[in-house]
Context: one part of a larger RNA
RNA sequence: CUGGGUGUAAAGGGAGCGUAGACGGUGUGGCAAGUCUGAUGUGAAAGGCAUGGGCUCAACCUGUGGACUGCAUUGGAAACUGUCAUACUUGAGUGCCGGAGGGGUAAGCGGAAUUCCUAGUGUAGCGGUGAAAUGCGUAGAUAUUAGGAGGAACACCAGUGGCGAAGGCGGCUUACUGGACGGUAACUGACGUUGAGGCUCGAAAGCGUGGGGAGCGAACAGGAUUAGAUACCCUGGUAGUCCCAGCCGUAAACGAUGGACGCUAGGUGUGGGGGGACCAUCCCCCCGUGCCGCAGCCAACGCAUUAAGCGUCCCGCCUGGGGAGUACGGCCGCAAGGCUAAAACUC
Numbered sequence: 001c002u003g004g005g006u007g008u009a010a011a012g013g014g015a016g017c018g019u020a021g022a023c024g025g026u027g028u029g030g031c032a033a034g035u036c037u038g039a040u041g042u043g044a045a046a047g048g049c050a051u052g053g054g055c056u057c058a059a060c061c062u063g064u065g066g067a068c069u070g071c072a073u074u075g076g077a078a079a080c081u082g083u084c085a086u087a088c089u090u091g092a093g094u095g096c097c098g099g100a101g102g103g104g105u106a107a108g109c110g111g112a113a114u115u116c117c118u119a120g121u122g123u124a125g126c127g128g129u130g131a132a133a134u135g136c137g138u139a140g141a142u143a144u145u146a147g148g149a150g151g152a153a154c155a156c157c158a159g160u161g162g163c164g165a166a167g168g169c170g171g172c173u174u175a176c177u178g179g180a181c182g183g184u185a186a187c188u189g190a191c192g193u194u195g196a197g198g199c200u201c202g203a204a205a206g207c208g209u210g211g212g213g214a215g216c217g218a219a220c221a222g223g224a225u226u227a228g229a230u231a232c233c234c235u236g237g238u239a240g241u242c243c244c245a246g247c248c249g250u251a252a253a254c255g256a257u258g259g260a261c262g263c264u265a266g267g268u269g270u271g272g273g274g275g276g277a278c279c280a281u282c283c284c285c286c287c288g289u290g291c292c293g294c295a296g297c298c299a300a301c302g303c304a305u306u307a308a309g310c311g312u313c314c315c316g317c318c319u320g321g322g323g324a325g326u327a328c329g330g331c332c333g334c335a336a337g338g339c340u341a342a343a344a345c346u347c
Stems, first nucleotide, its partner, number of pairs: 004318003007301002012315001014201004021194003025088007033081002035077008049065006091191001092188003095184004103177007110154001115149007125136002162169002206247002210243002215241002220236004258314006266292011296303002320347003329340004
């Protein structure tokens, strides 16, 4: 480079925005770069190929033909690609009307529970386990009542239910704010798709500074268990978990399934909206989210209008196992480490 692949065999980038590039709707006209076609010149000879001839044949030598698929100049064609002009509305976007939602940020508020403190009642246990012990308690615990402090999380509602690009998002109220959807068809008129680099976001853990610290709880200590027990169980408990601003940039970041558009039987739930009907039930349409299932696909499992089916476009990635997501180098990071990424050797 070509071909084949990428749910589970190796392989979809964690996600978005977007640069270059690649690709790109309908009509008409112009140009003629790509494209097609005619002519001319050139494409040396030898060689090669086809067909004849000469050495007894062959190798070898030699005639003729064609080829040299190319390049240049010039005449022409205009369907397609390109380009210029013009027009269009179905792709895309805007406007207007409308409702749904744990989408985001900030501030405030609330109740239940745990723990702690103070006071009252009250007395010998409490706690914990398979059974125990460590632990707590006559300096009055546990239990119970009242008051107070503080932090974190928001029972029920709650749902294969909703929202978000992904990570993710759940008490209530307010302010600011993003997106999607339905209806309408007023406006723009291809403004689109994808996207190497790039930029931004990105669970948990972790890092540095300052706060905070109720519960939980790596490490650690003790008690058990055990042959041992650096564990599982128990009693404690520090980082951390929480907040502000900053860093890290990973994950089974999963639907293990990149994005966009078109097309291809149905059935049954559910969320939002619209229409018919207008109390209800029912029917139809659009958007989302589940299950079952035909054609088709698949190695099978299974997928099946939310495709893993049939097609087009663009990007990432794969190429036997180990060595190894490692070494070296480079870039990034405070560090931990991350990203990029081999080879020898070996089976």

A computed fold for a 347-nucleotide part of an RNA from an uncultured bacterium, annotated as small-subunit ribosomal RNA, central domain.
Its mean pLDDT, the model's own confidence on a scale to 100, is 88.